[in-house]
This is a predicted complex of two RNAs, RNase P RNA and transfer RNA, with 443 nucleotides together. It holds a member of the Rfam family "Bacterial RNase P class A". By type it is a ribozyme. Gene Ontology terms of the family: ribonuclease P activity, dimeric ribonuclease P complex and tRNA processing.
RNA sequence: AUACGACAUUGUUCUAUCGCUGCGAAUCAUUGAUUCGGAGAGGAAAGUCCGGGCAACAUAGAGCAUCAUACUACCUAACGGGUAGGCAGGUUGAGAAGACCUGACAGAAAGUGCCACAGAAAAUAACCGCCUUGCAAAAGGUAAGGGUGAAAACGUGAGGUAAGAGCUCACGAUUCGGCUUAGUGAUAUGUCGAAUGGGUAAACCUUAUGAGUUGAAAGACCAAGUAUAUCAGAUAAGGGGCUGCUCGUCCCGCAAUAUCUGAGGGGUAGGUCGUUAGAGACUUGUCGUGAGGCAAGUAGUAGAUUAAUGAUAGAACGAUUUGUAAAGCAAAUCUGACAGAACCCGGCUUAUAGAUGUCGUAUCUUU
RNA sequence: GCCAUCUUAGCUCAGCAGGUAGAGCAACGCAUUCGUAACGCGUAGGUCUGGAGUUCGAACCUCCAAGAUGGCUCCA
Numbered sequence: 001a002u003a004c005g006a007c008a009u010u011g012u013u014c015u016a017u018c019g020c021u022g023c024g025a026a027u028c029a030u031u032g033a034u035u036c037g038g039a040g041a042g043g044a045a046a047g048u049c050c051g052g053g054c055a056a057c058a059u060a061g062a063g064c065a066u067c068a069u070a071c072u073a074c075c076u077a078a079c080g081g082g083u084a085g086g087c088a089g090g091u092u093g094a095g096a097a098g099a100c101c102u103g104a105c106a107g108a109a110a111g112u113g114c115c116a117c118a119g120a121a122a123a124u125a126a127c128c129g130c131c132u133u134g135c136a137a138a139a140g141g142u143a144a145g146g147g148u149g150a151a152a153a154c155g156u157g158a159g160g161u162a163a164g165a166g167c168u169c170a171c172g173a174u175u176c177g178g179c180u181u182a183g184u185g186a187u188a189u190g191u192c193g194a195a196u197g198g199g200u201a202a203a204c205c206u207u208a209u210g211a212g213u214u215g216a217a218a219g220a221c222c223a224a225g226u227a228u229a230u231c232a233g234a235u236a237a238g239g240g241g242c243u244g245c246u247c248g249u250c251c252c253g254c255a256a257u258a259u260c261u262g263a264g265g266g267g268u269a270g271g272u273c274g275u276u277a278g279a280g281a282c283u284u285g286u287c288g289u290g291a292g293g294c295a296a297g298u299a300g301u302a303g304a305u306u307a308a309u310g311a312u313a314g315a316a317c318g319a320u321u322u323g324u325a326a327a328g329c330a331a332a333u334c335u336g337a338c339a340g341a342a343c344c345c346g347g348c349u350u351a352u353a354g355a356u357g358u359c360g361u362a363u364c365u366u367u
Numbered sequence: 368g369c370c371a372u373c374u375u376a377g378c379u380c381a382g383c384a385g386g387u388a389g390a391g392c393a394a395c396g397c398a399u400u401c402g403u404a405a406c407g408c409g410u411a412g413g414u415c416u417g418g419a420g421u422u423c424g425a426a427c428c429u430c431c432a433a434g435a436u437g438g439c440u441c442c443a
Base pairs, nucleotide, nucleotide: 001363002362003361004360005359006358007357008356009355010354012316013315014314015313016312017311018310020040021039023037024036025035026034027033028032042338046349047348049347050346051345052344053343054215055214056213057212061247062246063245064244066211067210068209069208070207071085072084073083074082075081086105087103088102089101090100091099092098106206107205111204112203113200114199115198127146128145129142130141131140132139133138154172155171156170157169158168159167173196174195175194176193177192178191179190181188182187219273220272221271222270228264230263231262232261233260234259235258238252239251240250241249266442267441281298282297283296284295285294286293287292317336318334319333320332321331322330323329324328368439369438370437371436372435373434374433377392378391379390380389386423394410395409396408397407416432417431418430419429420428
């Protein structure tokens, strides 16, 4: 320098004409039309995977079940998100240095289950081998060695033994507990003691913590219109309401020509609010390693409801192709990334042409 | 907008507390028949929607993505 990959930032611009949706003003006119002015998609508006605001369900809840999370400290309205650290694994490296990346990172030493095939045996280990007894058959001991497997019962050496074995000892490894030092803590260092218990919890489960349910088609109000026909079930130890179950509590109800629930039927297919100024954005200062906190200042109405934010033409920028030995220049072309607000925020995840930056890998060139 | 379920052979579906995937129809070949169909015998066809993870091992468990299907308005 080129190519590829990962991550981060950015995410085409201007002019003219014709349109679309709100807003303001004026006029005509009567809830519409015309004119003028001004506003009008994103970093993910997406997936709907988490969390919160907000609203309703009774301003009465409790337990169980269910679901989610799982190293520590902090940030935050909150979180399963983020920051900093610890530990583990990986890459580079002479390396327990350093750098970078990754981690659903509590418990398998509470219990249960499962571990195909192979193998004697998959967790109450004896197939071969070794040793003892025995004429033999066989019985007993033995986890050193062999073989099987993804996984085989702490490692090395010495002692010991019939042969062996943490059986004993030395050194080492791992786990648990106590103490010391450092740290807010996870944890680390040192030391003492005990143990040697295969894997799997993205199997059941245990422990700890948290979660009421529904979701703007929530809900409040106005207008218009209609028939609760029929069927089924329950009924005082009843029915309904805050969800699954139980209890509690509140309301209805004291009797079947009734009440409630479900199915089904009838009516409407309109409007206003919720609804866009918000845990908001940007700048500066300050505190903090950082995520962020605090203070001051600045600017600013996207708000549709079959659903606006567009189309055409020109220019610039960009990309591609062709011509030229190349740079440059000229000409032609345009498929110019992903994508499209719908109550609102904070995250996560996924998609993304081109440009810019950082890192890594490969190749080439120069020194 | 909110929510639920599903994706396995050409088609319709099984298979689930993880152990290496099947059935029916369709397709192809043989046999039968004068010929065709049916019956009979046999054969092939699958990276279980895609990607990543957990595990010795994934159609199955977990996460992400893609696609398909279904449900949910208001009033009395």
Its mean pLDDT, the model's own confidence on a scale to 100, is 77.